The RNA shown here (Archaeal signal recognition particle RNA) has 277 nucleotides and comes from a Desulfurococcaceae archaeon.
RNA sequence: GACGAGGGUAGGCCCGGGAUACACCUGGGCAGAUAACCGUGUUCCAUGCAUGACCGCACGCUAUCCCUCACGCGCAGGCAAUGAACUUCGCCCCAUGGGGCUGGCGGAGGCGGAUCCCCCUCUGGAGAGAGGGGGUGAACCGCCUUAACUGGGGGAACCUGGCCAGGCCCGGAAGGGAGCAACCUAACCCUGGACGCCAGCGUUCAUGGGUCACCGAAGGGAGCCGGCGUGAGAUGGCUCUAGCGUCGCGGUCAUGCAUGGAACACGGGGCUUCGUC
Numbered sequence: 001g002a003c004g005a006g007g008g009u010a011g012g013c014c015c016g017g018g019a020u021a022c023a024c025c026u027g028g029g030c031a032g033a034u035a036a037c038c039g040u041g042u043u044c045c046a047u048g049c050a051u052g053a054c055c056g057c058a059c060g061c062u063a064u065c066c067c068u069c070a071c072g073c074g075c076a077g078g079c080a081a082u083g084a085a086c087u088u089c090g091c092c093c094c095a096u097g098g099g100g101c102u103g104g105c106g107g108a109g110g111c112g113g114a115u116c117c118c119c120c121u122c123u124g125g126a127g128a129g130a131g132g133g134g135g136u137g138a139a140c141c142g143c144c145u146u147a148a149c150u151g152g153g154g155g156a157a158c159c160u161g162g163c164c165a166g167g168c169c170c171g172g173a174a175g176g177g178a179g180c181a182a183c184c185u186a187a188c189c190c191u192g193g194a195c196g197c198c199a200g201c202g203u204u205c206a207u208g209g210g211u212c213a214c215c216g217a218a219g220g221g222a223g224c225c226g227g228c229g230u231g232a233g234a235u236g237g238c239u240c241u242a243g244c245g246u247c248g249c250g251g252u253c254a255u256g257c258a259u260g261g262a263a264c265a266c267g268g269g270g271c272u273u274c275g276u277c
Stems, first nucleotide, its partner, number of pairs: 001277007012030007037268021058246006065237002068234002071231005077225003086219005092210008100201007108145006116135008149193006161184002168177003
C1' cells in the first nucleotide's frame, strides 16, 4: 500500500430538561464517513498499431483481349469466252551515246617574195637608171599547219594600198614623173552560208537499268477478287476486356492489442484493532 472482518470519533437526526420559538448548555437514543480524489470492472466512443477479407487505384506479366499478315474449312456474293490469273512490251523515270531545232560567240599561226618607206654609193643634160642595207609586209602572190573559209550590200572632202582619164611638171621628141576624181581594195558597218566552241529545247533514235500504281498493246486460255463466320498460327501492342501477381497506395468492415475519454456499477476514501498478501 491492496484486500477481508471489526471498533469507535467528526458531523447529522429524534426525544426530555434548563425556558418559550431560535441559538446555546445538558441527559438519553438511532443510524453512522460524505465530497474532491483514487482503484477495479462492464458498456460505448475516439485514436494508433497489427492481421485478415472485400472494393478501387498504380505498376508488372500474360492472353481469352486489340492491330496487321498469310493459311485451312464453311456460307452467301461480285467479276470473267464482250477473255481471269500469269508473261512480255509500251507509257513514266535515270544514265550513256548519236541526231534535230534554237540562241550566243569566234575568225588562228608560220616562212618567203612582191610592194611601200628611210639611208648610202655610182651613172646621166632632165624625167631618171643600176646596186647595197634596214624596216613594213593588214591589202597582193606562193607554200605549210589548222575548223578558221566565203556570198551580197553600204560608206565620209582627206588621213590602207593599187591603178590612175583629164589637167600639171621634166623633155627637141620619144618617153617619163608627181598625182585629184572615178574604179578596185584594206580597216569599219549591216546581213547571209559553211566551220568551230558554249548553252538551251513540252525534239528524236539506240542501248542498259529502274518502276509495274494507272492507262494502252501483244501473248495466254480459266480462273480471280473482296465480305462474313470458324479453326489453328506468326508479328506487334497494353487503348478496350479478362486473369494472375506486389511486405505498392487509398477506402470500408471484422478481430486483437495499446492509449485516452464518457457513462454506469462496486469498492476505497479522517482515527484505530486483528488477519492475509
Its Rfam family is "Archaeal signal recognition particle RNA". Its family is annotated with signal recognition particle, plasma membrane targeting and SRP-dependent cotranslational protein targeting to membrane, signal sequence recognition in the Gene Ontology. Lineage of the source: Archaea > Thermoproteati > Thermoproteota > Desulfurococcales > Desulfurococcaceae.